Record summary
Small-subunit ribosomal RNA from an uncultured bacterium, 1476 nucleotides, folded computationally. RNAcentral holds the sequence, with entries from ENA and SILVA. Rfam family: Bacterial small subunit ribosomal RNA.

């Protein structure tokens, strides 16, 4: 410090997720030791048991043990342990918890001139003399108990008068000094009033006591400032705010009361609701911040719930009191007792948190004069890896790189110096012995602990997680979208580095992972430090209040600001330097820091405040002091013409209207058309212009009236009067609403006609609200420049509308102000783009945004007549949603171009019969594959057996075939016979292998196991091969340049071409694969060569048969030729095109081979090869028979026809290219024929197949189902072959079906082509209508590119990228989830009103009671019980408020591999889309 994730890829925006640190943690697996810490976060739930606050006999009376002494033995004396009670001090500290509390509770800084303070310290003064009671004890009584009552008696440091006393207190008076006001301090005088207690000691003296002052400590009250959420909480308040007086308090104060006034708080957030103890600090972070408030420390609050006071220096009191409530316990039922949020512990709750331990030895606290007592504070120990820190689980050596495991290409690799082995060590652990500090005298829980010494032996001590990317670390097997994993992206559908296991590796380590929470990363709430044209985001627009901000100069002030000083910011924590435990954690000394607050002293630039001035901002410029200008700016009144419609009349006749085409509709009752006149409403053609005006919405005939704003020029004036603007108030298109008018045209709804699968639409005919006017409401729009307002600055160029000036005879031109457009530099921007009219550079104010969806929805509130508007969430769900640009693909987008693509022609297919292939069906099997074009006369260039893979039946199991090993044989082969459906099997005969001197080797037969074998699966694991787009003209690269980048450029553009062919231009310059050419063939010529070819000349023959010849043809080698080379025109002086000449051939001459980058997971595991999986007496192999040939049917491809351009018969002519030895097979003979016989010749320019056919010449048929057509069937034959039944081909005779030119639709072909005619070959024993070739005869048409199909280039749109066979919307149906409404039901919270009213303070009363004092002895003063009153907790009643839970039913929403209906959006998405 970043990374992953939206896309085909890119940049940006933006969310989600991860890596880090931390924890009072919990869970899973594992677990050796020690030190130091920490340990109910939940039920402030309930608690058994024990302990946690007592002490003082030197305050008091009483009791009076042991011991000692005496004793008459009965006891007495002394002694003083012990202690219930009275009394004193302490139980207000210490310890616990965080429920409540949003508050002066806390923090920080101040104030008290408005206060108190026991014990402690200091100072001064003092303590004289009396009095009356009462617990205890005793007696009696009541009660179960707790406890209580009566009587008698007694003491005090208990209680009460009196005396004394000021410097106390109170009042009054008079001064002095001081203060921010009230006032404070002090001096003097007068009056009134107020104290005391003793104890110990031989004593000294000490401890107590009283009054006053001072200090210290602790507390109380007040104030400034600071720190949570919600405005879907906006108004709150009646002792409320203030005053006067009184009461009360330690003290100020509405703290309380009476009276008076009507105030007080609040947008700088009152009130309400929710949540919460606050802080020092802790965690995190670079910091600013954010989160937390365990342990330790400070403060507060509470003590079963609520209320109350008493005592006291201090409490409204955790282990005190009273009352009320709930709960628990005891009970004799009458009544009582209790309070662990003290330490342990129990139950319960919970994911979860410890011992009913030891000790007062230390530190501290209470009491005491002290000894001492008490102390679950505290010191220790126990439990827990809960955390931090430290140590160990051994060290050295050791290669045969052991065994085993795992992997393997079978060679090896790895685990791995790891182990074993050898040599050592003893940290921890174990045992034995010694043995502290903590306490300088006594006293040690910890503890025989820490520590030290010795002994023994590698012995007792390693796991957890991960290994697809992020993120360090990979292989095998199993599984097969299953089981499972997952933090995000995602993995798993038969080769998973992602699941599970193993081996290996990586990381950390007595721990390791997971979960939860917080901060970080996240600049993702942005103060530091973000944004708003299109990503989320500018308010529809103006006026204006508060607020914020604000021109120049001078002067003053000192609030902000800056500097110094002082106080404070507790300690601990943090940081730095040290110290102590063996180190560290931990503890500790010193220093720094604690960014803050307060006081004070200064400074005066800037901001603010005060004062004075200025004119540059802003404004005024009027009846007296202006001059001009433009305009659909606004409101009202009036006027006008054109057009539509309607009405009346005239002319006139059959249609009009409407559409893609129609129909509904109108019309013979006279439409439409045309003419005249009239009525009525609405809108204002041309002018008209990115022209004008207005804040926006918006504004368009003309005239008048009223009126707002703006611009220009220029005297003068005011003197900052300004900018923005939360709330607020106006204005605000269309639609809509209310009332009343109006209504020509248009036109939601509605009706009809069409279209359609449907058509509640688009189209047509009608048509009502509405549109118009007046008044009122609504208040929203994609109200858009998707761009808030103001000011200043920052290159220009060019239009346009309104003014002014200069110049000029005028025009032109120049300059200037304020508008409105375009282009463009710098700059900005993610890019697109913006660019003086900013989206640039700055400043200021307002509004708004923070992932998508749910949702602008729900609830609440405000507004509205309603419709609805404004404000405006959450649960849940997803990992994206989005912007701009790029490359493709696509479009029922555009432009250009090409192709038998259309058109123009020609011949067909589709109808018939047959052949063949396929589907389907059938079957024991009908083997398998191919499937739009690009499967279907395809693999198959040829299924009777074989082929053959399928089926049936019968066999074989190292196998039909290969290699190795071993042993046997001496062969193997061949022939015959038996048996079988056949293979197989049996018998017999024949033979007795080769090399070598030998051992032996090779070959053969048999055996054994390793293995063979598989046309079994996967073409979606593959190689190879092939099809297709397409013989289309494209596909790329290097360097450079442009762009943040994907990418672009080049390759686009202007021409041209069959062509990315070439030329020109150009930030490109070059190059590669393709095109073309080179290759083959064909067309012309030449040279060479003439046998098997040829024959002009010379002979010869039936015959180029032979001699001869090689001129010609031909053959086959090498050359030539054609290149837009030449001419003319066009073109840009180019490329090129058009025409022409010459030429056998002319513009790639014709044909072929040749197939770029790639696409289709295209085809093929059945040509072959091959990974993996599967079978192994079978999915292998052998064999028989069958099947692949089935047959209601459907489709493709062909053949033959339907006839006269023909059929039949006879005669006759002319090819090319091939094949031939298991072959072609001549002549001759036989047969009607297929064929047979025969065997010449030929290994081929020699012989054979081999007769070419259409054609031509003649004859016949005469338009018919025929002398067309030949299917089908019967009979008889032929050939091949072991074998023609299933199931071959051919021949002869006989038979003579459909069919008379073929619906919708559809295919081929542009010249030696189509069409037509035959020939040959491969396959092959046989079988060809198929396939591949060959030649013969030999056309028609192409105006042209509008349309169909396919393709290419450029451009455009896109929400597509699996790329339109794309994407995607809504209802319905089903399942699940959360939410809203809901008759209601139910629970809780805080108030209010009234009733009742405990305890208790206060007040009144007090006829009852009464020791201290007084008394004249009667009584009084005082006090108390009792009673009454105010207040008053709990409780009751009531109506509301708020919050939660639940509810039949219901509403929309979300999610969910393969449901239904349509096709709304994305392309002009097929009616452009979208907003109200």
């Nucleotide at each position: 410090a970043g990374a992953g994730u939206u896309u085909g890829a890119u940049c940006c925006u933006g969310g989600c997720u991860c890596a880090g640190g931390a924890c009072g943690a919990a869970c899973g697996c594992u677990g050796g030791c020690g030190g130091c810490g920490u340990g109910c976060c939940u039920a402030a739930c309930a608690c058994a048991u024990g302990c946690a606050a007592g002490u003082c006999g030197a305050g008091c009376g009483a009791u009076g043990a042991a011991g000692c002494c005496c004793u008459u033995c009965g006891g007495g004396g002394u002694g003083g342990a012990u202690u219930a009670g009275c009394g004193g001090c302490g139980g207000a500290c210490g310890g616990g918890u965080g429920a409540g509390u949003a508050a002066c509770a806390c923090g920080u800084g101040g104030g008290u001139a408005a206060c108190c303070u026991g014990c402690c310290u200091c100072a001064u003064a003092g303590a004289g003399g009396g009095g009356g009671a009462u617990a205890g004890c005793c007696u009696c009584c009541c009660g179960a108990a707790a406890g209580g009552g009566a009587g008698a008696u007694u003491a005090a440091u208990a209680c009460c008068g009196c005396a004394u006393a000021a410097u106390g207190u109170a009042u009054u008076u008079u001064g002095u000094u001081c203060g921010c006001a009230u006032g404070a301090a002090u001096a003097a005088a007068a009056u009134a009033u107020c104290a005391a207690a003793g104890g110990a000691g031989u004593a000294a003296u000490c401890c107590a006591c009283u009054a006053u002052g001072a200090g210290a400590u602790g507390g109380a009250c007040c104030c400034g400032c600071g720190g949570c959420g919600c405005a879907u909480u906006a108004g709150c308040u009646a002792g409320u705010u203030g005053g006067u007086g009184a009461g009360g308090u330690a003290a100020c104060g509405g703290c309380u009361c009476a009276c008076c006034a009507a105030g007080g708080c609040g947008a700088c957030g009152a009130u309400g609701c929710g949540u919460a103890g606050c802080c020092g600090a802790c965690c995190u972070g670079a910091g600013a911040g954010g989160g937390u408030g365990a342990u330790c420390g400070g403060c507060c609050a509470c003590a079963u719930u609520g209320g109350a006071a008493c005592u006291g220096a201090g409490a409204c009191a955790c282990g005190g009191u009273c009352c009320a409530g709930a709960c628990u316990c005891c009970u004799a039922c009458g009544g009582g007792a209790g309070g662990c949020a003290g330490c342990a512990g129990u139950g319960g709750g919970g994911a979860a948190u410890a011992u009913u331990g030891c000790g007062c030895a230390a530190u501290g606290g209470g009491g005491g004069a002290a000894a001492c007592c008490c102390u679950g504070a505290c010191g220790c120990a126990g439990c827990a890896a809960c955390g931090c820190c430290g140590c160990g689980u051994g060290a050295a050596u050791g290669a045969u790189g052991a065994a085993g495991g795992c992997c393997u290409u079978c060679g090896g690799g790895u685990u791995g110096u790891a182990a074993a082995g050898u040599u050592c060590u003893g940290u921890c652990u174990u045992c034995u012995g010694g043995g502290a500090c903590g306490a300088u005298a006594a006293u040690g829980a910890c503890g025989g602990u820490a520590c030290c010494a010795g002994a023994g032996g590698a012995g007792g001590a390693a796991g957890c997680c991960a290994c697809g990317g992020c993120u360090a670390a990979c292989u095998a097997c199993g599984u097969g979208c299953c089981a499972g994993c997952a933090g995000c992206c995602g993995c798993g559908g038969u080769a998973a580095u992602a699941c599970g296991u193993a081996g290996g590796u990586g990381g950390c380590a007595a721990g390791c992972g997971u979960u939860g929470u917080c901060c970080g990363g996240a600049u993702u709430u942005a103060c530091u430090g973000g944004g708003c044209g299109u990503a989320a985001a500018g308010g529809a627009u103006g006026c204006g209040u508060a607020g914020g901000c604000g021109g120049a100069c001078a002067u003053u002030u000192a609030a902000g600001u800056c500097a110094g000083a002082u106080g404070u910011g507790a300690a601990a924590u943090a940081c730095c330097c040290g110290a102590g435990c063996u180190u560290a954690a931990c503890u500790u000394g010193g220093g720094u820091g604690c960014u803050g607050c307060a006081u004070u002293u200064g400074a005066a630039a800037c901001u603010g405040g005060g004062u004075g001035u200025c004119u540059a901002g802003a404004g005024u410029g009027c009846a007296u002091a202006u001059a001009g200008g433009a305009g659909a700016g606004a409101a009202g009144a009036g006027u006008g013409g054109a057009a539509u419609u309607c009405c009346a009349c005239g002319u006139g006749u059959a249609g009009c209207g409407g559409u893609g085409a129609a129909a509904u509709g109108c019309g013979u009752a006279g439409a439409g058309a045309u003419g005249u006149g009239g009525a009525g409403g609405a809108a204002c053609a041309c002018c008209a212009g990115u022209g004008g005006c207005g804040a926006a919405g918006g504004c368009g005939a003309c005239u008048c009236u009223u009126u707002g704003g703006c611009c220009u020029a220029u005297a003068a004036c005011u003197g900052a009067c300004g900018c923005u603007g939360a709330g607020g108030c106006g204005c605000g298109a269309a639609a809509g609403c209310g009332u009343g008018g109006g209504g020509a045209g248009c036109a939601a709804a509605c009706a009809g006609g069409a279209u359609u699968a449907g058509a509640u639409a688009c189209c047509c005919u009608g048509g009502u609200a509405g549109u118009c006017c007046a008044c009122g409401c609504u208040g929203u729009a994609a109200a858009c420049g998707a761009u808030g307002g103001a000011u200043a600055c920052u290159a220009g160029g060019u239009g346009u509308g309104g003014g002014a000036g200069g110049u000029u005879a005028c025009c032109c031109c120049c300059c200037u102000c304020g508008g409105u457009g375009c282009c463009g530099c710098a700059g900005c921007u993610a890019a697109c783009g913006c660019a003086u009219u900013a989206a640039g550079u700055a400043c200021u104010c307002c509004g708004c945004c923070u992932g998508g969806g749910a949702a602008g929805u729900a609830c609440g509130c405000u507004c509205g007549c309603a419709a609805g508007a404004g404000u405006g969430a959450a649960a849940c769900u997803c990992a994206a949603a989005g912007g701009a640009a790029u490359u493709g693909a696509c479009g029922g987008g555009g432009a250009c171009c090409c192709g038998c693509a259309c058109a123009a022609g020609u011949a067909g297919c589709g109808g018939a019969g047959c052949a063949u292939g396929u589907g389907g069906u059938u079957u024991a099997a009908u083997u398998c594959g191919a499937a739009g074009c690009a499967g279907c006369g395809c693999g198959a260039a040829g299924a009777a057996c074989c082929u053959u893979a399928c089926c049936u039946a019968a066999g074989c199991u190292u196998g039909a075939c290969a290699u190795c090993c071993u042993u046997u044989u001496g062969a193997c082969c061949u022939c015959u016979c038996c048996c079988u459906a056949a293979u197989a099997g049996g018998a017999g005969a024949u033979u007795u292998c080769c090399c070598u001197g030998g051992c032996u080797g090779g070959a053969u037969c048999g055996g054994u196991g390793a293995c063979a074998g598989g046309u079994g699966g996967u073409g979606c694991a593959u190689g190879g091969u092939u099809g297709u787009c397409g013989u289309c003209a494209g596909c790329u690269c290097g360097u450079g340049u442009c762009g943040u980048g994907a990418g672009a450029u080049g390759u686009u553009g202007g021409g041209u071409u069959a062509a990315g062919u070439c030329c020109c231009g150009c930030a490109a310059c070059g190059a590669g694969c393709g095109c073309a050419a080179c290759c083959c063939u064909u067309g012309u010529c030449c040279u060479u060569a003439g046998u098997u070819g040829c024959c002009a000349c010379c002979a010869u023959u039936c015959a180029g048969u032979u001699g001869g010849g090689c001129a010609c043809u031909c053959u086959a080698a090498g050359g030539a030729g054609a290149c837009u080379g030449c001419c003319g025109g066009u073109g840009a002086c180019a490329a090129a095109c058009c025409g022409g000449a010459g030429g056998a051939a002319g513009g790639u001459g014709g044909g072929g081979a040749u197939g770029a980058c790639g696409u289709c997971a295209a085809a093929u595991c059945a040509u072959c090869a091959u990974g993996c999986c599967c079978c192994u007496u079978a999915u292998g192999u052998c064999c028989u028979g069958g099947g692949c040939u089935a047959c209601a049917c459907a489709c493709g491809u062909g053949c033959u026809a339907c006839a006269a351009u023909g059929g039949a018969c006879g005669g006759u002519a002319c090819a090319a290219a091939g094949g031939g030895c298991a072959g072609c097979g001549a002549a001759g003979c036989c047969g009607c024929g297929a064929g047979g016989u025969g065997g010449a010749g030929c290994c081929a320019a020699u012989c054979c197949c081999a007769g070419a056919a259409a054609g031509c010449c003649g004859u016949u048929c005469u338009c018919a189902g025929u002398u067309c057509g030949g299917a089908u069937u019967g009979c008889a034959g032929g050939c091949u072959g072991c074998a023609a039944c299933u199931c071959g081909c051919c021949u002869g005779c006989a038979u003579g079906a459909a069919g008379u030119c073929g619906g919708a639709a559809u295919c081929g072909c542009u010249a030696g082509u189509a069409a037509u005619c035959g020939c040959a070959g491969g396959u092959c024993a046989g079988c060809a209508u198929a396939c591949u070739g060959c030649g013969g005869u030999g056309a028609a048409u192409a105006c042209g590119u509008u349309c169909c199909c396919g393709g290419g280039u450029c451009u455009u749109g896109u929400a597509c990228a699996c790329a339109c066979c794309g994407c995607c919307c809504g209802u319905c149906a089903c399942a699940c989830c959360a939410c809203g409404a809901g008759a209601g039901u139910u629970u809780g919270u805080a108030a209010c009103a009234c009733c009742c009213g405990a305890a208790g303070u206060c007040g009144g009363u007090g006829a009852g009671g009464u020791a201290a004092c007084c008394u004249u002895a009667g009584g009084g003063a005082g006090c108390c019980a009792g009673c009454c009153g105010c207040c008053g907790a709990a409780g009751g009643u009531g109506g509301g408020a708020c919050a939660g839970a639940u509810g039949a039913u219901u509403g929309g929403g979300g999610u969910g591999a393969a449901g239904u209906c349509g096709u709304a959006a994305c392309a002009a998405g097929g009616u452009a889309a979208c907003c109200c």